[in-house]
């Protein structure tokens, strides 16, 4: 330099155009003499920019970052 994959919650990942989810973690409460466990609830997120569309996490272009391949 060229090609490809990926970027969603603190972490690991779902989400094939129509209200963004799970597990773990965190916080609160119940239970216990107390801790842990269990149960109930809560908080928290689509890398940035632009485009298409009535509507974009999803489709298109592009910047940035990570990883892999070729030379």
């Nucleotide at each position: 330099g060229c090609c490809g994959a990926c970027g969603u919650a603190g972490c690991u990942c779902a989400g094939u155009g129509g209200u963004a989810g799970a597990g773990c973690a965190g916080c609160u409460g119940u239970u216990u003499u107390g801790u842990a466990a269990a149960c109930a609830g809560c908080u928290g997120g689509c890398c940035g920019g632009g485009g298409u569309u009535c509507g974009a996490g999803u489709c298109c272009c592009u910047u940035c970052g990570u990883c892999g391949g070729c030379u």
Molecule: transfer RNA
Organism: Ktedonospora formicarum